The RNA shown here (Bacterial small signal recognition particle RNA) has 96 nucleotides and comes from a Legionellales bacterium.
Rfam family: Bacterial small signal recognition particle RNA. By type it is a non-coding RNA gene. On this family, see Rosenblad et al., RNA Biol 2009: "Kinship in the SRP RNA family".
The coordinates come from a structure-prediction model, not an experiment, and the mean pLDDT is 77.
RNA sequence: CAGUGGCCCUCUCGUGGUAGUGCACUGAAAACUCCGUCAGACCCGGAAGGGAGCAGCGGUAUUGGUGUUACUAGGCACAAGAUAAGGCUACUGCCA
Repeated sequence: CAGUGGCCCUCUCGUGGUAGUGCACUGAAAACUCCGUCAGACCCGGAAGGGAGCAGCGGUAUUGGUGUUACUAGGCACAAGAUAAGGCUACUGCCA
C1' cells in the first nucleotide's frame, strides 16, 4: 500500500420503557356569576293556574386514578438489517 473480516459512526425496522394527547371505566368537584329540577317561603289572579326562584338533588366546566387501549415525540435501552464515506483493529500478500 492492497485485499478480507470485525467494531465505531450514519440510516431503516422491530421490541421494551418514558412523556404528551385522545378513548373507555372510575373518583372528586361551582359561596356568589354554568345547566336542569326546584320542597318551604314569596309574587300575580275571584278561581283555575301562572311567575321568578333560595336550600337540596342531578349533571357539567375542571381535575385525579386505572388500562393486554390508539396516536405522536426523542442526546432512553436492546436487537436485527443496509450500504457510501470516515476512524480503529486482526489476518494475509506485496514493496521500502